[in-house]
Context: one part of a larger RNA
RNA sequence: GAAUGAACGCUGGCGGCGUGCCUAACACAUGCAAGUCGUACGAGAAAUUCCGCCCUCGGGCGGAAGAGUAGAGUGGCGCACGGGUGAGUAACGCGUAGGUAAUCUACCCCUGAGUCUGGGAUAACCUCGCGAAAGCGGGGCUAAUACCGGAUAAUAUCGGCAGAAGGGAUUCUGCUGAUCAAAGGUGGCCUCUCCUUGGAAGCUACCGCUUGGGGAUGAGCCUGCGUCCAAUUAGCUAGUUGGUAGGGUAAUGGCCUACCAAGGCUACGAUUGGUAGCUGGUCUGAGAGGAUGAUCAGCCACACUGGAACUGGAACACGGUCCAGACUCCUACGGGAGGCAGCAGUGAGGAAUAUUGGACAAUGGGGGAAACCCUGAUCCAGCGACGCCGCGUGGGCGAUGAAGGCCUUCGGGUCGUAAAGCCCUGUUUAGAGGGAAGAAAUCAGCGGAGUAGUAAUACGCUCUGCUGUUGACGGUACCUCUGCAGAAAGCACCGGCUAACUCCGUGCCAGCAGCCGCGGUAACACGGAGGGUGCGAGCGUUGUUC
Repeated sequence: GAAUGAACGCUGGCGGCGUGCCUAACACAUGCAAGUCGUACGAGAAAUUCCGCCCUCGGGCGGAAGAGUAGAGUGGCGCACGGGUGAGUAACGCGUAGGUAAUCUACCCCUGAGUCUGGGAUAACCUCGCGAAAGCGGGGCUAAUACCGGAUAAUAUCGGCAGAAGGGAUUCUGCUGAUCAAAGGUGGCCUCUCCUUGGAAGCUACCGCUUGGGGAUGAGCCUGCGUCCAAUUAGCUAGUUGGUAGGGUAAUGGCCUACCAAGGCUACGAUUGGUAGCUGGUCUGAGAGGAUGAUCAGCCACACUGGAACUGGAACACGGUCCAGACUCCUACGGGAGGCAGCAGUGAGGAAUAUUGGACAAUGGGGGAAACCCUGAUCCAGCGACGCCGCGUGGGCGAUGAAGGCCUUCGGGUCGUAAAGCCCUGUUUAGAGGGAAGAAAUCAGCGGAGUAGUAAUACGCUCUGCUGUUGACGGUACCUCUGCAGAAAGCACCGGCUAACUCCGUGCCAGCAGCCGCGGUAACACGGAGGGUGCGAGCGUUGUUC
C1' cells in the first nucleotide's frame, strides 16, 4: 500500500446492489418448513335452515337441503429432491485423467408384444373390553389399481447339444428343454349381438398395468497421478499378504467364512501423533509465489450420542422405525413423549452477526387427466454505514476587508468573500396528482386447420386466431406540480519518517509514543485554544493475510 463475513471509539442525510453466529456440532418455549390423488376403493357425518307428524309445550321422530361436502381409513406416487451444518475425515474423501467384457437405474422418451381366468382376506364401520394417557386387544361385516392362485408368453432367465471367435476366462450363432406376467379407471358411440326411448355385452379414444429392446439421466465400484506439519514418531501388520472352495452383493474384491501357503508395507518416510472437509475460486503480488476455502457453484460427510436393520429403483434415511445412553417434559407412579447443524425466534457463550414479516405473482419442485393443492426452495419486504458504488448538505455577486476570536515587533496580521446583504436554483426532502415492466401460460368461451383410428361428420390428439382470467413486492419504481436555502459534517493528525505552527497551562509531574524518542520553568512531541494539513458520510484504532 492492498484486503477483510470484521469488532471498538467519535460522528451520521439519501439511494442502488450485495452481505450478516467466524464463538457453544451448546440447550431449545412457540408457529410454520411434505404432501397430494375421489378419473384406484369401500364407506360417510355435524352445526344450521325448511317441511310433516306426535307433544307431558321442555322437546321427540321422520324427510329434504347442507352433501356424496368435512374429517378419518385402504391403496398409489412423493417423502433418498429441495434446505442446513462442517463435527468427523490426511482418505480413491477431493481434484484430474481413465476403466467397468465386474454393474444397477423409479418417473421420462422411442419401439415390439400382451392386458385371459379365478380366489380368500382386511382396515374403515358396528360391538365388547383394558389403560390416567400414549395406545392396545377380542368378536362381526365389506371394497379395490391391496393380496394370492391358474392359463399363455418371448431374441427375458437357467440348462443340454452342435458350431464359430479367443491363449484362456468367456462371448456369439443355431436347435432343444425348463421357469417367470398383468389391473383396471374415465369419456364417447350404437355398425354387428341381446333386451328395444335408450342401455348392456361390444367398439372406440385417453390415462394406466405387464414383459422385452434401445436411449436419456442419475448412481455404485476399480485404477494412474496430485493433495498439511512432526524423525524429540523407525519399524508396522494376523483377515494381516496371497491362493482354493463357498457365502454375500446390482456388481469386482478377505467384503465374509473354512482350509492352505508365509507373506505384505517401510528413510522415494511405513506406523504413530497433531491439524484440517476438498475443489472451482478468493486476497495479495510485476510475476513466481504466499495466504485462504464466508457468500455463489461442484463433490463429500453428518443430523442429540452410539449401534442396527426395514421399506424402496435408490437410504442404513435431518422433520421414518428399533435398541442402548445422556438430557428435557407429562404421569393417576403402572407407564409414556421429544430431538431447530430447515425458516423465524429464545436462553447461553462472545468483541460480535438480523424479522417469531408477505406471497406462491414469477422461476423451480411434489401430487393430480385437469381444475387445483402443498412448497420458510424461491421471489420480495424489514433491521445493521458491514462492504462497494452513486448523489447531496447549495450556486453567483458581495471589502468600509464589519463584529468577534487568536497572534502581535502595538504599526498591524489572520480566520476571510468567509459572514451579513442582493439575485438565483430545487438534486434531495415535505405535500399533492398520475402510475408501470416483471404475465406468458394453464384454464374457460367462441371459431379455424391438420391428424391417428373407426361403422362414424362421436369422442380424442396436435397446431393456431380472438375474448376473458392471474402481481406478494406496491400505489413501490418512475413522471409531473407546489413550497422553502430552508431539514443534512464530521473524524484523525500537525518533532522526524510524513502533508500541516503559534500562544497559554504543566514542570521527569500529569501524560504521549508505530520506530527514533518527548516532559526536570521559554515543550512546534503532554493538555487546551487559534490556525493549518489529510480524508470525507465517514474518519481513526485494534485483530488477521499478502

The part of an RNA shown here (small-subunit ribosomal RNA, 5' domain) has 546 nucleotides and comes from a Deltaproteobacteria bacterium. It matches the Rfam family "Bacterial small subunit ribosomal RNA". Rfam links the family to the GO terms structural constituent of ribosome and ribosome. Its mean pLDDT, the model's own confidence on a scale to 100, is 83.